[in-house]
Context: one part of a larger RNA
């Protein structure tokens, strides 16, 4: 390379968007690049293969044929791909009428709790643990009442509930704003799918500058435990955690399962919508679309399991794997303030 694979054995890019490229619905006509047929030329000879022949045979040699799967020219075919022109509506999109939601950004507001401060009551303890001690407290703590301040997070509702491409999103209100679902017609008329690069987004920790700092809390100090205890437990506590602007670009970024489309028995929950039935009305019940769970048929799988939310059956496109260690290392390049990230070997060894 031809292959075979990627939930857990090596292997799905963290996610999106888009360029090139690849692939592409129904139908009519034209062209004929791909495709298929004919003809001609060429495809050296020798060799291989087949049939004959010559040396007594064979090796060897001679003759003829086939083959040379190719290329070029020419002449045809038009189903498929392609291309040009036209048409269509089911793919895709738009409009209209509704619906649900922790989707995003900004501003404002609220209560509970915690800590601190002031004042009152009150007195000897409090706190903490397996048990203690460090610690706090007669300079009046803990407890309790009132008032004030600050920062952070939003109990109950809350739900294999919802929303988002992923990361993620949860008190309330307002403003701006993305996407989705349902329904009916109307409109555009293939405008589509995927997507190397590129660009953007991207938890936590970390970094830079400026704020903020209640609680928690790496590091650090102390008390215990222990043979030791650079830990687990306790008392403290700095960065950080929070905000604004910028950087970093990673993760068990997981469903360890790329995206899109089509097809393939069922049962049962739950979220959103529409229609029907019923009713005074609501509920109930039936149908249908869309999401999210569980169980299972066929099938599939090495097994576990998956099973219309496929890991079943197919198609299109992208990414990735190819024994373990060395190693996600070295070197080089690119990026970063740094930490480091991305790309990514070999010797050697089993």
């Nucleotide at each position: 390379c031809u292959g075979g694979g990627c939930g857990u054995a090596a292997a799905g890019g963290g996610c999106g968007u888009c360029u090139a490229g690849g692939c592409g619905g129904u139908u009519u006509g034209g062209g004929a690049a791909g495709u298929c047929g004919g003809a001609u030329g060429u495809g050296a000879a020798a060799g291989c293969c087949c049939u004959c022949g010559g040396c007594u045979u064979a090796a060897c040699c001679g003759a003829g044929g086939a083959a040379u799967u190719g290329c070029a020219u020419u002449u045809g075919a038009a189903a498929c791909u392609u291309u040009c022109a036209g048409a269509c509506u089911u793919g895709a999109g738009u409009a209209c009428a509704g619906c649900a939601a922790a989707g995003g950004u900004a501003a404002g507001c609220g209560g509970a709790a915690u800590u601190c401060u002031g004042a009152g009551u009150g007195u000897a303890g409090c706190g903490g643990u397996g048990g203690a001690a460090u610690g706090c407290g007669u300079a009046g703590a803990u407890a309790u009442u009132c008032a004030g301040a600050a920062g952070a997070a939003c109990a109950c509702c809350g739900g294999u509930g919802g929303c988002g491409a992923a990361g993620g999103c949860g008190g309330c209100u307002u403003a701006c704003u993305c996407g989705g679902c349902u329904g009916u017609u109307a409109c555009u008329g293939a405008c589509g799918c995927u997507g190397a690069a590129g660009c953007g987004c991207g938890a936590a920790a970390g970094c830079c500058a400026g704020g903020g700092g209640a609680g928690c809390g790496a590091a650090c100090g102390g008390g215990a435990u222990u043979a030791g205890a650079u830990a687990c437990c306790c008392c403290g506590g700095u960065a950080g955690u929070c905000c604004u602007g910028g950087c970093u670009g990673u993760a068990a970024a997981c469903g360890a399962u790329g995206u899109g489309c089509a097809c393939u028995u069922g049962g049962u929950g739950u979220g959103g919508g529409a229609g029907g039935u019923a009713u005074c009305g609501a509920c109930c019940c039936c149908u249908u679309c869309u999401g999210u769970g569980c169980c299972g048929u066929a099938g599939u799988u090495a097994a576990c399991g998956c099973g219309a939310u496929a890991a079943g059956u197919g198609c299109a496109c992208c990414g990735c794997c190819u024994g373990g260690g060395g190693a996600g290392u070295a070197c080089g390049g690119c990026c970063g303030c740094a930490a480091g990230g991305c790309u990514g070997a070999a010797a050697c060894u089993c």